[in-house]
This is a predicted structure of a 74-nucleotide RNA (transfer RNA) from a Minisyncoccota bacterium. NCBI's taxonomy places the organism under Bacteria, Bacillati, Minisyncoccota. Rfam family: tRNA. Rfam links the family to the GO term triplet codon-amino acid adaptor activity. Model confidence (mean pLDDT): 81 of 100.

RNA sequence: GUCGGCGUAGCUCAGUUGGUUAGAGCACAACACUCAUAAAGUUGGGGUCGGAAGUUCAAAUCUUCCCGUCGACA
Numbered sequence: 001g002u003c004g005g006c007g008u009a010g011c012u013c014a015g016u017u018g019g020u021u022a023g024a025g026c027a028c029a030a031c032a033c034u035c036a037u038a039a040a041g042u043u044g045g046g047g048u049c050g051g052a053a054g055u056u057c058a059a060a061u062c063u064u065c066c067c068g069u070c071g072a073c074a
Base pairs, nucleotide, nucleotide: 001073002072003071004070005069006068007067010026011025012024013023019057028044029043030042031041050066051065052064053063054062
C1' cells in the first nucleotide's frame, strides 16, 4: 500500500432481510432480609450504537470517507 473482520452501558456481548421503547449477563446504587456480612430477592441509574456526511417518511442496521483495533497479502 491492497483486501477483509471487529467497534453498541464500567466489562463481556445480543440485536444487522431498515419501522413498535436500544437490550441481556456481570458490575454499581438503593430497599428488604440478617445480630452483622455474604449469597439468593425486589427496584433503579447508566448509551450522542467509534466520528462525519449521504439515501429514506424513518438508520445501530444501507452507501461513502475518516479514526481505532485485529488479521491476510505485498